c-di-GMP-I riboswitch aptamer from a Clostridiales bacterium, 92 nucleotides, folded computationally. The sequence was found by an Rfam model in a public genome assembly.

């Protein structure tokens, strides 16, 4: 000097849970808030998950409509779990 691993100065995000706006939801965005985060930086590529507007099929109803059921993701979660890229003073 490289590389792994722990730590964590200096700083960095922000969970629940309020508001407000978005969206059929699931969720998301902003602003309050701290549960935790050493990659809780970034990329839906993969595997889970969570949603069903819509779309297919059933079944009722009775009149081409609606209503319940079951599958579908094209939607969404990186603070689920890998993967890739990328970065942190000083010390072990």
């Nucleotide at each position: 000097c490289g590389u792994a691993u722990c730590u964590g100065a200096g700083g960095g995000c922000a969970a629940a849970c309020u508001a407000u706006a978005c969206g059929a939801a699931a969720g998301u965005a902003u602003a309050g808030g701290a549960c935790g985060c050493a990659a809780a930086g970034u990329c839906a590529u993969g595997a889970a998950u969570c949603u069903a507007a819509u779309g297919u099929a059933u079944u009722g109803a009775a009149a081409g409509u609606c209503a319940a059921u079951a599958c579908a993701a094209u939607g969404a979660u990186u603070g689920u779990c890998a993967g890739g890229c990328u970065g942190c003073a000083g010390g072990a």
Taxonomically the source falls in Eubacteriales (Bacteria, Bacillati, Bacillota, Clostridia).